Predicted 3D model of a 139-nucleotide RNA (SAM riboswitch aptamer (S box leader)) from Tuwongella immobilis. The coordinates come from a structure-prediction model, not an experiment, and the mean pLDDT is 81.

[in-house]
RNA sequence: AUCUUAUCCAGAGUGGUCGAGGGCUUGGGCCCGAUGAAGCCACAGCAACCGGUUCGCCGGGAUGGAUUCCCAAUCCGUUCCUCGAAUGCAGGUGCUAAUUCCCUCCGAUCGGGUGACAACCCCAUCGGGAAGAUAAGAU
Numbered sequence: 001a002u003c004u005u006a007u008c009c010a011g012a013g014u015g016g017u018c019g020a021g022g023g024c025u026u027g028g029g030c031c032c033g034a035u036g037a038a039g040c041c042a043c044a045g046c047a048a049c050c051g052g053u054u055c056g057c058c059g060g061g062a063u064g065g066a067u068u069c070c071c072a073a074u075c076c077g078u079u080c081c082u083c084g085a086a087u088g089c090a091g092g093u094g095c096u097a098a099u100u101c102c103c104u105c106c107g108a109u110c111g112g113g114u115g116a117c118a119a120c121c122c123c124a125u126c127g128g129g130a131a132g133a134u135a136a137g138a139u
Base pairs, nucleotide, nucleotide: 001139002138003137004136005135006134007133008132013043014042015041016040017039021032022031023030027103028102029101044096045095046094049092050091051089052087053086054085055084056083059081060080061079062078063077064076065075066074067073100131105128106127107126108125109124111122112121113120114119
């Protein structure tokens, strides 16, 4: 960098430094910002994707024991995997204004407007898509 999968209406900020922008991008809206933006640093916090630990259970694998002459079967245990839950844990990331700030593309529906019709426009709600962010995995 590309691809796949999952999630994105919850949550969580102070100080220092610097000095003019920022909210990914197109266009529009709206907002944050000299009472100090972005960036960087320190500390603090949030969350729980991965990892860890603990527990549970349906299932599956391996294995030990009991019943038995043997097999099968049943029961009891150990361990691993899948699954579920809990835990914030000196672990790996991420995040800490506003829903990913809102709209943008498609469809459905309520309401309104223009129009002779066809149709078009506005607003709202819902569903989907695109784009993006983050994680895990793969190349």

Background
Rfam family: SAM riboswitch aptamer (S box leader). About the family: The SAM riboswitch is found upstream of a number of genes which code for proteins involved in methionine or cysteine biosynthesis in Gram-positive bacteria.